Context: one part of a larger RNA
RNA sequence: UUGGGCGUAAAGCGCGUGUAGGCGGCUUGGCAAGUCGGGUGUGAAAGCCCGGGGCCCAACCCCGGAACUGCAUUCGAAACUGCCUCGCUAGAGUCCCGGAGAGGAAGGCGGAAUUCCCGGUGUAGGGGUGAAAUCCGUAGAUAUCGGGAGGAACACCAGUGGCGAAGGCGGCCUUCUGGACGGUGACUGACGCUCAGACGCGAAAGCGUGGGGAGCAAACAGGAUUAGAUACCCUGGUAGUCCACGCCGUAAACGUUGAGUACUAGGUGUCGGGGGUAUUCACCCCUCCGGUGCCGCCGCUAACGCAUUAAGUACUCCGCCUGGGGAGUACGGUCGCAAGGCUAAAACUC
Numbered sequence: 001u002u003g004g005g006c007g008u009a010a011a012g013c014g015c016g017u018g019u020a021g022g023c024g025g026c027u028u029g030g031c032a033a034g035u036c037g038g039g040u041g042u043g044a045a046a047g048c049c050c051g052g053g054g055c056c057c058a059a060c061c062c063c064g065g066a067a068c069u070g071c072a073u074u075c076g077a078a079a080c081u082g083c084c085u086c087g088c089u090a091g092a093g094u095c096c097c098g099g100a101g102a103g104g105a106a107g108g109c110g111g112a113a114u115u116c117c118c119g120g121u122g123u124a125g126g127g128g129u130g131a132a133a134u135c136c137g138u139a140g141a142u143a144u145c146g147g148g149a150g151g152a153a154c155a156c157c158a159g160u161g162g163c164g165a166a167g168g169c170g171g172c173c174u175u176c177u178g179g180a181c182g183g184u185g186a187c188u189g190a191c192g193c194u195c196a197g198a199c200g201c202g203a204a205a206g207c208g209u210g211g212g213g214a215g216c217a218a219a220c221a222g223g224a225u226u227a228g229a230u231a232c233c234c235u236g237g238u239a240g241u242c243c244a245c246g247c248c249g250u251a252a253a254c255g256u257u258g259a260g261u262a263c264u265a266g267g268u269g270u271c272g273g274g275g276g277u278a279u280u281c282a283c284c285c286c287u288c289c290g291g292u293g294c295c296g297c298c299g300c301u302a303a304c305g306c307a308u309u310a311a312g313u314a315c316u317c318c319g320c321c322u323g324g325g326g327a328g329u330a331c332g333g334u335c336g337c338a339a340g341g342c343u344a345a346a347a348c349u350c
Stems, first nucleotide, its partner, number of pairs: 003322004007304002012318001014201004021194003025088002029084003033081002035077008049065006091191001092188004096183003103177007110154001115149007125136002162169002206247006215241002220236004258317006266295011299306002323350003332343004
């Protein structure tokens, strides 16, 4: 390379938007580039293959044929692909009606709790642990009542519940705003799918500047434990955690399962919406669409398991893997303020 693969053995980019490219519904006519058929030219000789012949045979050699799967040119075919064209509505999209939602951004508001401050009551303890001690407290703590300050997070509701492409999103109200879903017709008429590059988003930690700082808490200090204890436990405690703006671009970024479409038994729960029956009901029952769970045939799988939310059956496009270590490292390039990220070997070794 071919091939075979990618849930757990090596392997799905963290996620999206989308360019080039690849692939693409039904139908009319045309063209004939691909495709298919015929002719002609060429495809040197030798060799291979077939027939015959010459050295005693063979190797070897000679003659003839076929072949040379190719290329060029010409004539023809029109099913399929392609290109042009007439149309279509099943894909895709637009409009209208409707309800659901922690989807996003900004502003405002609220109560519980912790801590701190002031004041009242009150007195000797409190705190902490396996047990203690460090620690706090007669300069009045802990407890309790009243008042105040400030920051962060929003108990119950809460649900294998919802929303989002992923990261993720949870008190209440307002404003701005994205998407999905159901229903009914009307409209556009293949406008589609995927996507190398590219661009954007991207938890936590970390970085820059300025703010903020209640609680928590790396580092650090002390007390314990222990053979030791640079830990686990305890008392403290700074970055940080919070906000604004700008970086970083990683993760067990996981369903360890790329995206799209079609097809292939069912059963049961739940969320959103529609229809029917029944009736005016917290309803039940039947049914359609969309989501989210569990169980389970066929089939698949090394097994575990998956099983209409496929890991089944197929097609299209992208990404990735190719023994372990060396190594996601070195070097180079590139991005970054840095930390470091991305790309990515080899010697050697088993």
Predicted 3D model of a 350-nucleotide part of an RNA (small-subunit ribosomal RNA, central domain) from a marine sediment metagenome. It matches the Rfam family "Bacterial small subunit ribosomal RNA". The RNAcentral record of the full RNA draws on MGnify.